[in-house]
RNA sequence: GCCUACGUAGCUCAGGGGUAGAGCGCAUCCUUGGUAAGGAUGAGGUCGGCGGUUCAAUUCCGCCCGUAGGCU
Numbered sequence: 001g002c003c004u005a006c007g008u009a010g011c012u013c014a015g016g017g018g019u020a021g022a023g024c025g026c027a028u029c030c031u032u033g034g035u036a037a038g039g040a041u042g043a044g045g046u047c048g049g050c051g052g053u054u055c056a057a058u059u060c061c062g063c064c065c066g067u068a069g070g071c072u
Base pairs, nucleotide, nucleotide: 001071002070003069004068005067006066007065010024011023012022013021018055026042027041028040029039030038048064049063050062051061052060
C1' cells in the first nucleotide's frame, strides 16, 4: 500500500428501515439476628465521526477514524 470483518449500556453481545434490548455488573427495597443466595423495582445509550438516499437511518451508500485478521 491492497483486501476482509467489526465499532450499539461499565463488560460480553443481539437487533439489518418505523423513536434500542438481553445477560452479567451497578443502585434502592423485600427477605435474615447478620452475610451469601433468592425476589421486586430502577438508573445508565449523541448506536465511532461527517455527508448522502429516504416521509423516516442504529439499520442502506460514500469518505474518514479506530480495532482485529489476511496479502505483498
This is a predicted structure of a 72-nucleotide RNA (transfer RNA) from a Lentisphaeraceae bacterium. The RNAcentral record of the sequence draws on ENA.